[in-house]
RNA sequence: UGACACAAAAGCCAAACCUGGCGGAAGCCGGGGACGGAAAGCCACGGGUCCUAAAUCGAACUUCGGAUAGCCGGGUUGCUGAG
Numbered sequence: 001u002g003a004c005a006c007a008a009a010a011g012c013c014a015a016a017c018c019u020g021g022c023g024g025a026a027g028c029c030g031g032g033g034a035c036g037g038a039a040a041g042c043c044a045c046g047g048g049u050c051c052u053a054a055a056u057c058g059a060a061c062u063u064c065g066g067a068u069a070g071c072c073g074g075g076u077u078g079c080u081g082a083g
Stems, first nucleotide, its partner, number of pairs: 004081002012037002017032006035070001041076003045073003048068004054063001
């Protein structure tokens, strides 16, 4: 240094839920909170899942668009170093 791992130490993030706000919705942001997490840091590239404003107008399908990184894969950056 890399792989690998999370023994120890320093720390970090923050599910559900409550609350204020934004949104058509999924969902997102702030505060409280802590289920959990070795990247639960970042990226919508591929797959999956969710939404349905528009188009149509009976529905469905399709198209356009949005969301999810704590669904999986991938890319990229970072702390420690017992083994």

This is a predicted structure of an 83-nucleotide RNA (c-di-GMP-I riboswitch aptamer) from an uncultured Desulfobacteraceae bacterium. Its mean pLDDT, the model's own confidence on a scale to 100, is 78. The sequence was found by an Rfam model in a public genome assembly. The model forms 86% of the base pairs in the Rfam consensus.